A computed fold for a 561-nucleotide part of an RNA from a Candidatus Microgenomates bacterium, annotated as large-subunit ribosomal RNA, domain I. It matches the Rfam family "Bacterial large subunit ribosomal RNA". Its family is annotated with ribosome and structural constituent of ribosome in the Gene Ontology.
Context: one part of a larger RNA
């Protein structure tokens, strides 16, 4: 060195329990009636996962189902259990130790330690069983220092003492209510840097990550002081799509970057302060609270006054309640025979059924063999939508006078920030805000990208509103998405085992066979292990278990300086 045949290793190939992404549909808060999440326990035997709670691998009821059942790794036992229906699936209740908000008080979280009240107990032990934390708000009792006043007493007089009164903090009870937790998703209060600019500083990363309050099943926005322009919308917001990488913004660098019309998705509008009139209480030009009145832009409402009408609509709030749906399930067609083989779904013949030839399984590839599929059908009890129906609430105008009221430290300005795609003297409007000035008040006011006039549209300084949208859950289907160093970190006792005081990091570990039929006996061996035999289709399938590459290692045999 070359080849055979071993070992060794665990790569390929095959698989698929587990993942990854989407789409459909439903549903969406939990919590002092103690929650999210734990810790200890509970079985014949009981280590892990799961379940459950001293009523502990379960009670109870109301349904659904049918012959085996006592959850799984994982058997063994057992006088266990079951057709007097078990085990199992769904509804609805009961039990539900300790810890945790955690709350009778402490504490190193799953503990230590008290006080009242009731039960049993003859008293007392003892043992059972409820209360006891904070804080806001409403009620009701009870009530101080000071401090106003009264009234006696002293005092010239300030005052002092004494004794009332008004209260008020405070304490007590009782009823409600809050606290904590929630993956994302929402809205508000703060808010970087690395980055890019090929350096770097405005700018960019970005109002992004992040931290913080708050709140829901969604939130948030919202019913014009709009938007436009010589035309007009006009039913608010919301979200797609287009407009568009346009118009802009920009050390006019890198970059950032819209709105209107247009197309759709959904569609719903309301309520209040004032004016005036009433009623009640007070410290009475008045103020406060109730009520009724009224709610807009072509201006409206109030008073007064003329006339007209007696009717139709709304309701997102309450109750009942059909169809329908959700949480168990039920019916459910149609094949046999030779041949190969361990074994037929394979091949060969000749049937059959299909509103069912989706799709898994079964010893190889099965419309007719198991489950299922189409198609039909089902709830005693819980919930979910809501189409109806009932209370109940709620709803109307014209003309003409009058000038009462229509949201003030508000608009606005002026001046420093911020925010609108728009970086501030830039032509710089428009919203918001610190700080200084500060209006008109309907013959008013505000906007229309400095500003004026004209022209237009609009009514601010009060509130409320579904739905179309955002995310996650689950159930169902898809998939030129992985296939075990891939896919999730995790197909397996995985957020395990292990590292760290701790935040926190964080593995690796699928495959015997169809079916243990996992090797009875028998022989070497201390055993391990092998050698016979059995099992099987196979055992070079023997659990170090499908197939079993390479590097590496051994044994023989050939070559070779």
């Nucleotide at each position: 060195c070359u080849g055979a045949c071993a070992a060794c290793g665990g790569a390929u190939g095959c698989c698929u329990u587990g993942g990854c992404a989407g789409g459909u549909u439903u549903u969406g808060c939990c919590g002092a009636u103690g929650a999210a999440g734990g810790a200890c326990g509970c079985a014949u035997a009981u280590g892990g996962c799961g379940g459950c709670g001293a009523u502990a691998c379960u009670c109870g009821u109301c349904g659904g189902g049918u012959a085996g059942g006592a959850g799984c790794c994982a058997u063994a036992c057992u006088c266990c259990u079951u057709u007097u229906g078990a085990u199992c699936c769904g509804g609805c209740g009961g039990u539900u130790u300790c810890c945790g908000a955690a709350u009778g008080g402490g504490g190193c979280a799953a503990c230590c330690c008290c006080u009242c009240c009731g039960a049993u107990g003859u008293u007392a032990a003892a043992u059972c069983g409820g209360a006891g934390a904070u804080c806001c708000c409403u009620a009701c009792a009870u009530a101080a220092a000071g401090a106003u006043u009264c009234u006696a007493c002293a005092g010239c007089a300030a005052u002092g003492u004494a004794g009332g009164a008004u209260a008020u903090a405070g304490u007590g009870u009782a009823a409600g209510g809050a606290a904590g937790g929630g993956c994302a998703c929402u809205u508000g209060g703060g808010g970087a840097a690395c980055u890019g600019a090929a350096a770097c500083a405005u700018c960019u990363u970005a109002g992004u990550a992040c931290c913080c309050a708050a709140a829901g099943g969604a939130a948030a926005a919202g019913a014009a002081a709009g938007c436009a322009u010589a035309a007009g919308c006009g039913a608010a917001u919301u979200c797609c799509c287009u407009u568009a990488g346009u118009a802009g913004c920009g050390g006019c660098g890198a970059g950032c970057g819209a709105a209107a019309a247009g197309g759709g998705a959904a569609a719903a509008g309301c309520c209040u302060a004032a004016a005036c009139c009433c009623c009640g209480c007070c410290u009475u030009u008045g103020g406060c609270g109730g009520g009724g009145g009224g709610u807009u832009g072509u201006a409206g409402g109030g008073u007064c006054u003329u006339c007209a009408a007696u009717a139709u609509g709304g309701g997102a709030g309450a109750a009942u309640u059909a169809c329908g749906g959700a949480u168990a399930g039920c019916u459910g067609a149609a094949c046999u025979a030779c041949u190969u083989g361990g074994a037929a779904u394979a091949g060969u013949a000749g049937g059959c059924c299909a509103u069912a030839g989706a799709g898994a399984g079964u010893g190889a590839a099965a419309g007719u063999c198991u489950c299922g599929u189409a198609a039909g059908c089902g709830a005693a009890a819980u919930c979910c939508a809501a189409g109806a129906u009932u209370a109940c609430c709620u709803u109307a105008g014209a003309g003409g006078a009058u000038a009462c009221c229509u949201g003030a430290g508000u608009a606005u300005c002026a001046u420093g920030g911020g925010g609108c795609a728009c970086g501030a003297u830039u032509a710089a409007a428009c919203c918001c805000u610190g700080u200084g000035a500060g209006a008109a008040g309907c013959u008013a006011c505000c906007a229309c990208g400095a500003c004026c006039a004209c022209g237009u549209g609009g009514u601010a300084a009060g509130g409320c509103u579904a739905a179309a949208u955002a995310c996650a859950a689950a159930a169902c289907c898809u998939g030129a998405c992985c296939g075990a160093u891939a896919g999730u970190g995790a197909a397996c006792u995985a957020g395990u085992a292990c590292c760290g005081u701790g935040a926190g990091g964080g593995a690796a570990a699928g495959g015997u066979g169809a079916a243990a039929a996992g090797c009875a006996c028998c022989c070497c061996g201390g055993a391990a292990g092998g050698g016979g035999a059995a099992u099987g289709a196979a055992a070079u399938a023997g659990a170090a278990c499908c197939u079993g590459a390479a590097a590496u290692u051994g044994u023989c045999a050939g070559c070779u300086a």